Source information: RNAcentral holds the full RNA, with entries from SILVA. This is a predicted structure of a 532-nucleotide part of an RNA (large-subunit ribosomal RNA, domain I) from a metagenome. It matches the Rfam family "Bacterial large subunit ribosomal RNA".
Context: one part of a larger RNA
RNA sequence: AGCGUAUGGGGAAUGCCUAGGCUCUCAGAGGCGAAGAAGGACGUGCCAAGCUGCGAAAAGCUCCGGGGAUCUGCUGAGAAGAUUUGAUCCGGAGAUGUCCGAAUGGGGAAACCCUCUUAGUUGAAGACUAAGAAUCCGAAAGGAGGCGAACCCAGGGAACUGAAACAUCUAAGUACCUGGAGGAGGAGAAAACAAAAGUGAUUCCGCAAGUAGUGGCGAGCGAACGCGGAUUAGCCCAAACCCAAACGGUUACGGCUGUUUGGGGGUUGUAGGACCAUGUUGUGGUAUGCGUAAAUGAACUUGAAUUACCUGGGAAGGUAAGCCCUAGAAGGUGAAAGCCCUGUAUGGAUAAGUUUGCGUGGCCUAAUGGUAUCCUGAGUAAGGCGGGGUCGGAGACGCCCCGUUUGAAUCUAGCAGCACCAUCUGCUAAGGCUAAAUACUACUGAGAGACCGAUAGUGAACUAGUACUGUGAAGGAAAGGUGAAAAGAACCGUGAAUAACGGAGUGAAAUAGAACCUGAAACCAUACGCUU
Numbered sequence: 001a002g003c004g005u006a007u008g009g010g011g012a013a014u015g016c017c018u019a020g021g022c023u024c025u026c027a028g029a030g031g032c033g034a035a036g037a038a039g040g041a042c043g044u045g046c047c048a049a050g051c052u053g054c055g056a057a058a059a060g061c062u063c064c065g066g067g068g069a070u071c072u073g074c075u076g077a078g079a080a081g082a083u084u085u086g087a088u089c090c091g092g093a094g095a096u097g098u099c100c101g102a103a104u105g106g107g108g109a110a111a112c113c114c115u116c117u118u119a120g121u122u123g124a125a126g127a128c129u130a131a132g133a134a135u136c137c138g139a140a141a142g143g144a145g146g147c148g149a150a151c152c153c154a155g156g157g158a159a160c161u162g163a164a165a166c167a168u169c170u171a172a173g174u175a176c177c178u179g180g181a182g183g184a185g186g187a188g189a190a191a192a193c194a195a196a197a198g199u200g201a202u203u204c205c206g207c208a209a210g211u212a213g214u215g216g217c218g219a220g221c222g223a224a225c226g227c228g229g230a231u232u233a234g235c236c237c238a239a240a241c242c243c244a245a246a247c248g249g250u251u252a253c254g255g256c257u258g259u260u261u262g263g264g265g266g267u268u269g270u271a272g273g274a275c276c277a278u279g280u281u282g283u284g285g286u287a288u289g290c291g292u293a294a295a296u297g298a299a300c301u302u303g304a305a306u307u308a309c310c311u312g313g314g315a316a317g318g319u320a321a322g323c324c325c326u327a328g329a330a331g332g333u334g335a336a337a338g339c340c341c342u343g344u345a346u347g348g349a350u351a352a353g354u355u356u357g358c359g360u361g362g363c364c365u366a367a368u369g370g371u372a373u374c375c376u377g378a379g380u381a382a383g384g385c386g387g388g389g390u391c392g393g394a395g396a397c398g399c400c401c402c403g404u405u406u407g408a409a410u411c412u413a414g415c416a417g418c419a420c421c422a423u424c425u426g427c428u429a430a431g432g433c434u435a436a437a438u439a440c441u442a443c444u445g446a447g448a449g450a451c452c453g454a455u456a457g458u459g460a461a462c463u464a465g466u467a468c469u470g471u472g473a474a475g476g477a478a479a480g481g482u483g484a485a486a487a488g489a490a491c492c493g494u495g496a497a498u499a500a501c502g503g504a505g506u507g508a509a510a511u512a513g514a515a516c517c518u519g520a521a522a523c524c525a526u527a528c529g530c531u532u
Base pairs, nucleotide, nucleotide: 001531002530003529004528005527006526007525008524009523015517016481017480020452021451022449023448024447025446026445027444028443029441030440031147032146039100040099041098042055043054044053046078050074051073061094062093063092064091065090066089070082071081072080105114106113107112115133116132117131118130119129120128121127135144136143137142151182152180153179154178155177156176162169166216192199193198203230204229205228206227207226213221214220234433235432236431237377241264242263243262244261245260246259247258248257249256250255269411271376272375273374274373275370276369277368278367284364285363286362288361289360290359291358292357293356294355295354296353300348301347306321307320308319309318310317322339323338324328330342331341332340382406383405384404385403386402387401388400389399392418413428414427415426416425417424468475469474488516491503492502493501494500
């Protein structure tokens, strides 16, 4: 020096664990905000740096309800206290709530500075206290503004990419920007489909179907009819006509008439309504207010049944003999508990609220016949030109929408049925509202997992979007485990020592000693053996 064995150091893998995550299911909730939000700054404790809570009334104040012995958050020490005259704690309703922030009296380099008006401390100056003083919409009352995860609608709207290059095309009306709304949103009661037979608002799902189509007929894109389901719900205006009011015009002073506003009326395609005639005040409906009853509903409450011996530090394990079950979900307890504890099943109670029933108010609820006259949405429909939507890229190109330019008809009417024309069939545009079936989950509760188990799972199991980096936008960690219980090592010794160690003591264990479960390997050391 090498190899081997043993014992240690070092180191943190591994195993076990879980306080945290991940993905879902069901239910709830689906908003907060000028009555000042979201988010912050600064304060606030006996001592108080951080987190949490709270706001100069500051880890809190008041009331109501629950609960019943401890309590003064994380925080385990000390001090000083509170509490059966019911604390702490839990639920509900209030009070207080500095300053910034939409931030709103003016300003501003957020958490700061400076005003004005009124009232008060006052008799005055100054200072202080309280309230008010932004903008926009609206006649006023009043409303708006900002924030928030996704879902929804609208206005704008890419490129990479694919086409094995690339330009039409694709990606894609995607990403992204902007505006708006709600618990959903949008759509919606046929100027619809269909085809000689019929259907009967919309939405969503399955099929139809990768079909018909479209397409440098390339890459690709890609319906509908119809069928089966989910859920079902239908309505209101404008107008004709009638009436009233106001303001005009005119008058022979009886009236007639125009405009505007309001009320009645009326709402459709086998046309309907006005108008004329006959008839209708009780029935039904309701998506709306109030009352009442019931159910549900916060904290909460009730809640069965086991002992002995053995092993052990410890029994829930083993053995023996029992018991309960509308409860053998789960968690905890010194190892593995239906019967020890918390619970669980099942009952019970109630505030706000919610739902349902009933009552009542509001609202709606008439037709039939006649058919001369009147009404039935106009710069609209449609055409030309230019675009967009649709499965349809201009094509034989209908239909729908937009810009521009032209510009009808009025029920003997109009539109559609994929150029166009005729027949036939269907429907009635140019006004509006509408629940459910559907989408989503920042948030709350209950639960689940052939999901993770500390280099995993969220970036974050811990003072985590923290420490730290960057002028900034932004980037962004590491870090869990003594023990059943602190019983956390009194006392003695070595030592400069509050270091470290040796005794002693605790404990089942201290090679569980706080640098603390287990404690692999690299690497280091010591002892012994063998080889050189």